[in-house]
RNA sequence: CGAGCCGGCCGGGCGGUCGCGUCGGGUCCUUCGGGACCCGCCGAGGAAAGUCCGGGCUCCACAGGGCGAGGUGGUGGGUAACACCCACCCGGGGUGACCCGCGGGAAAGUGCCACAGAGAGCAGACCGCCGGCCACGUCGAGAGGCGAGGUCCGGUAAGGGUGAAAGGGUGGUGUAAGAGACCACCAGCGUCCGGGGUGACCCGGGCGGCUAGGUAAACCCCACCUGGAGCAAGACCAGACAGGGAGCGUUCGAGGGCGGCCCGCCCGAGCUCCCGGGUAGGUUGCACGAGACCGGCGGCAACGUCGGUCCUAGAUGGAUGACCGCCCGUGCGCCUCGGUGCACGACAGAACCCGGCUUACAGGCCGACUCGUCCG
Numbered sequence: 001c002g003a004g005c006c007g008g009c010c011g012g013g014c015g016g017u018c019g020c021g022u023c024g025g026g027u028c029c030u031u032c033g034g035g036a037c038c039c040g041c042c043g044a045g046g047a048a049a050g051u052c053c054g055g056g057c058u059c060c061a062c063a064g065g066g067c068g069a070g071g072u073g074g075u076g077g078g079u080a081a082c083a084c085c086c087a088c089c090c091g092g093g094g095u096g097a098c099c100c101g102c103g104g105g106a107a108a109g110u111g112c113c114a115c116a117g118a119g120a121g122c123a124g125a126c127c128g129c130c131g132g133c134c135a136c137g138u139c140g141a142g143a144g145g146c147g148a149g150g151u152c153c154g155g156u157a158a159g160g161g162u163g164a165a166a167g168g169g170u171g172g173u174g175u176a177a178g179a180g181a182c183c184a185c186c187a188g189c190g191u192c193c194g195g196g197g198u199g200a201c202c203c204g205g206g207c208g209g210c211u212a213g214g215u216a217a218a219c220c221c222c223a224c225c226u227g228g229a230g231c232a233a234g235a236c237c238a239g240a241c242a243g244g245g246a247g248c249g250u251u252c253g254a255g256g257g258c259g260g261c262c263c264g265c266c267c268g269a270g271c272u273c274c275c276g277g278g279u280a281g282g283u284u285g286c287a288c289g290a291g292a293c294c295g296g297c298g299g300c301a302a303c304g305u306c307g308g309u310c311c312u313a314g315a316u317g318g319a320u321g322a323c324c325g326c327c328c329g330u331g332c333g334c335c336u337c338g339g340u341g342c343a344c345g346a347c348a349g350a351a352c353c354c355g356g357c358u359u360a361c362a363g364g365c366c367g368a369c370u371c372g373u374c375c376g
Base pairs, nucleotide, nucleotide: 001372002371003370004369006367007366008365009364010363012327013326014325015324016323017322018321020043021042023040024039025038026037027036028035029034045347049358050357052356053355054354055353056352057230058229059228060227064263065262066261067260069226070225071224072223073222074088075087076086077085078084089103090101091100092099093098104221105220109219110218111215112214113213126160127159128156129155130154131153132152133150134149136147137146138145139144168186169185170184171183172182173181187211189208190207191206192205193204194203195202196201234284235283236282237281243275244274245273246272247271248270255267256266257265291310292309293308294307295306296305297304298303328345329344330343331342332341333340334339
């Protein structure tokens, strides 16, 4: 200097004029309902978005067992909790920094692996190789050798072929020809022992047999976890109205206990359906929090702990906007290093709150690391 990989931050600034919302204070007016004006503090996000997870909170509810359903899936830690975060292990990708993982089980069972191929879960012989039989030519005194065959019989799975994948690999012994049939070494598997680690797991040694493919992000098995509904939850106040009919039931129990079923337990005098009428207003929930920032200590880290400072929207047809000037950034053009003209300045707006994940983002800045090239 170039390329890459990981993490973090900002995302327009300043001034002026007018105008909004909550709260606090004040002045004036008032028909006592309230109105007008002035001052002050504060006033949308890193994602407020998606509604994908986990909770706080509220109600059902005083709460037990079984089935079923759903979720998670290496180990250890963090957290209120999690499918999140941190560290590590294993597997895969990359020269590397790093990145990825629906990461338990295929010997409990079921299913699938098209086509090709002999054969794709208990196998398999297409081309081959070997032996026998038949029979031809030739050499030989004969035994037998060489060559060329076959609608046959038997052996074989080392060589070739098919395929994404073919029943361990290399070398040898052996055989009629072969084959873990046997042997040496290696890989995998099983088992025993030693060492390291909290653990997943890693390293080493001995023995064994010859080796049971892949797929569970297929059904399934195993381990762990799980009540439901949701701020339109819930609480309070004000106000208005209009009842009629039918079915079941009142301790021989209708109905209810709100994800589904069963059992058990509990509550219970009213419940359900049809026709019709009234209300939809106000207050609260509603912001002091698993809070923010700064520093010390502990920890590899996530994070924890201690001390200090601070209070930072609370609307409800739903508030922060408009104009002007200067500056900043980006792009293009012109230009005498200066400068100048034009255009543009992302994604996007709280509604009970919080911890995450995912998605969107013009432009800019900072830091660590890896690789390549050059110079010293």
Predicted 3D model of a 376-nucleotide RNA (Bacterial RNase P class A) from an Actinomycetota bacterium. The model forms 96% of the base pairs in the Rfam consensus. Its mean pLDDT, the model's own confidence on a scale to 100, is 78.